Predicted 3D model of a 523-nucleotide part of an RNA (small-subunit ribosomal RNA, 5' domain) from an uncultured prokaryote. The full RNA is in RNAcentral, with records from ENA.
Context: one part of a larger RNA
């Protein structure tokens, strides 16, 4: 000098864009953050419509008839999105490869199907247990839930003549052969369902190289290293087991201990390097602590399950409930870090034929000079060089200083009152056209949280707006008064003991400026 997720002191007008618990992965009140589909299903708790009945004529009752829909079965989603950095010195990450050792829901595309039956169960109803959480029995019912059967190939498995490879046990390719394996309907003419060939996407695995500190850590290892066989996995493999061999790693640093998520990048520097890993993006790990699997295309699953533990809460003492490292918010810790806000209008995601519903992702607003950038706090004239203050060699002079007053000017900004966008085009509805179901095109209509927005017009008036540090040298900027090795200053050198440009005040000056200084840290 530059830099910062900064803090502290003094000060503070506005706007744009960004950023905002670096500490306790400490504990959490409350609300919200993952649902959706009635075009899979039985149905009807609420609301509405319609119809009917009754009469006390504006009420009651009845009907799933329809718009819908509580609870329930079923499907898809909940493995994404969002958070944090505990652990991890590791194939974790980076980079370059490999899988003839692998899987992949939804999506695109190929081929072929979508046949025949069955038994249940939730709900509902009835009867119970319990304070609650929850739960038992009986009867009964549906499905795209479940089961059986049929069908069966370019799927899977088995095998052969023949071909090819190999010195060879053998390997490999290929049936018109054999065996095994599937399904679901709804809606109204489309969506689905099943098998299958590929693609795309996303995962998994393996390998080379690179990726902290300490040798005041020198030896480490028993599934350990390798083989055979079997099991297991989507798949390779000591991944696991049995048997056999005795290996494997290590001064090119094994093992141990300490520290740490990695990278793109950021800061600095002429560069080489050094330091850092906040925001944004990619990968990894974690979800109160430890462990385990279930479901599923995908998890060993933040707002799922089970077990154990610590903690908190409820209880009728028998027993139960919970997990903010999601968004807000609270306490605690700390030098220190924001609102229990608005909206799904846009972008994206889930479900749905769609309308649409959900979405603390996201888009916005609020708070904070935390940073960067921009603007303003007026401008022209104006000498009696006014007054005050300060200095002085003192009838005077210098300085503050064109500064003020005063005169005409402007109105950014602030204030007030009006006007007022873009972000919106789609989906959808209607109309028309092309082809004639679909689909496509054109036109019209509908939709804005932000928003009292941006922007803009008018109005009056200099009106609404300057501080902070410093002035001995380094280092730009000097005098007076007070103090008297005292009080104090200080980054270093050093100032202060009676004329202090170094302390405190004043006047003046210098530097930066809505900031200026100090502290901390990095180059």
């Nucleotide at each position: 000098g530059g830099a910062u997720g900064a803090a502290c002191g003094c000060u503070a007008g506005c706007g744009g864009c960004a950023g905002g618990c670096u500490u306790a992965a400490c504990a959490c009140a409350u609300g919200c953050a993952a649902g959706u589909c009635g075009a899979a299903c039985g149905g009807u708790a609420a609301c509405a419509u319609u119809g009917g009945u009754g009469c006390u004529u504006g009420c009651a009752c009845c009907a799933g008839a329809u718009g819908a829909c509580g609870a329930g079965u079923g499907g898809c989603g909940a493995a994404c999105g969002g958070g944090u950095g505990c652990g991890u010195a590791a194939c974790g990450c980076g980079u370059a490869u490999a899988c003839a050792a692998c899987c992949u829901a939804c999506c695109u595309c190929u081929u072929a199907u979508u046949a025949a039956g069955g038994a249940a169960u939730a709900g509902c109803u009835c009867a119970g247990a319990g304070a609650a959480a929850u739960u038992u029995g009986a009867a009964u019912u549906a499905a795209u839930a479940c089961c059986u059967u049929a069908u069966a190939a370019u799927a899977u498995c088995u095998u052969a003549a023949a071909g090819c490879c190999g010195c060879a046990u053998g390997g490999u390719u290929u049936a018109c052969a054999g065996a095994u394996u599937a399904a679901a309907g709804a809606a109204u003419u489309u969506c689905g369902a099943u098998a299958u060939a590929a693609g795309a996407u996303g995962a998994g695995u393996a390998u080379g190289c690179g990726u902290g500190a300490u040798a005041u850590u020198a030896g480490c290892u028993a599934g350990u290293u390798g083989g055979u066989a079997a099991g297991g996995u989507a798949a390779c493999g000591g991944c696991u087991u049995a048997c056999c061999a005795a290996g494997g790693c290590a001064a090119c640093g094994a093992u141990a201990u300490c520290u740490a998520g990695g990278g793109g990048g950021u800061c600095u520097g002429a560069g080489a390097g050094g330091a850092c890993u906040a925001u944004c993006c990619c990968c990894c790990a974690c979800a109160c602590u430890g462990g385990u699997a279930c479901u599923g295309a995908g998890a060993c699953a933040c707002g799922g399950a089970c077990c154990a533990g610590a903690c908190u809460c409820c209880u009728a003492c028998g027993g139960g409930a919970g997990g903010c490292a999601g968004c807000a918010g609270u306490g605690a810790g700390g030098a220190a870090u924001a609102u229990u806000g608005g909206g799904c209008a846009a972008u994206g995601g889930a479900g749905g034929c769609a309308a649409c519903u959900c979405u603390g992702a996201c888009c916005c607003a609020g708070c904070c000079a935390u940073g960067c950038c921009g603007c303003g706090u007026g401008a022209a004239g104006g000498a009696a060089g006014a007054a005050u203050g300060c200095c002085u060699u003192a009838u005077g002079g210098g300085u503050u200083g064109u500064a003020a007053a005063c005169u005409g000017c402007u109105u950014u900004u602030a204030u007030a009152u009006g006007g007022g966008a873009a972000g919106a085009a789609a989906c959808c509805u209607c109309u028309g056209g092309a082809u004639u179901u679909a689909u496509c095109c054109a036109g019209a209509g509908c939709u804005g949280a932000c928003a009292u927005u941006a922007c803009u017009a008018u109005a009056a008036g200099a009106a609404u707006a300057a501080g902070c540090a410093u002035c001995g040298g380094c280092u730009a900027a000097c005098u007076c008064c007070g103090u008297g090795c005292c009080a104090g200053c200080a980054g270093c050198c050093g100032c202060g003991g009676u004329a202090a440009u170094a302390c405190g005040g004043a006047g003046g000056g210098u530097g930066c400026a809505a900031g200026c200084g100090u502290u901390a840290u990095c180059c």